RNA sequence: GCCCCAGUGGCCUAAAGGAUAAGGCAUUGGCUUCCUAAACCAGAGAUUGUGAGUUCAAGUCCCAUCUGGGGUG
Numbered sequence: 001g002c003c004c005c006a007g008u009g010g011c012c013u014a015a016a017g018g019a020u021a022a023g024g025c026a027u028u029g030g031c032u033u034c035c036u037a038a039a040c041c042a043g044a045g046a047u048u049g050u051g052a053g054u055u056c057a058a059g060u061c062c063c064a065u066c067u068g069g070g071g072u073g
Stems, first nucleotide, its partner, number of pairs: 001072007010025004018056001027043004049065003053061001
């Protein structure tokens, strides 16, 4: 240089082009307890790496680009 894969809350993982982007861990409050942990209840936290395009509608499809990983000369 060329080819392939991945990028989504603090972390891990979902989401046939169509419902308010779902779940677990962590975190905050409550409940419980002599106290803590566990269990239970509730909350907050994502403009889906960035930009542009297609579409009535894009996390998903096209293009460019950035970062990481792998392959190849």

RNAcentral holds the sequence, with entries from Rfam.
Transfer RNA from Chelonia mydas, 73 nucleotides, folded computationally.
Its Rfam family is "tRNA". About the family: Transfer RNA (tRNA) molecules are approximately 80 nucleotides in length. By type it is a transfer RNA. Gene Ontology term of the family: triplet codon-amino acid adaptor activity.
Model confidence (mean pLDDT): 82 of 100.
Taxonomically the source falls in Chelonia (Eukaryota, Chordata, Teleostomi, Archelosauria).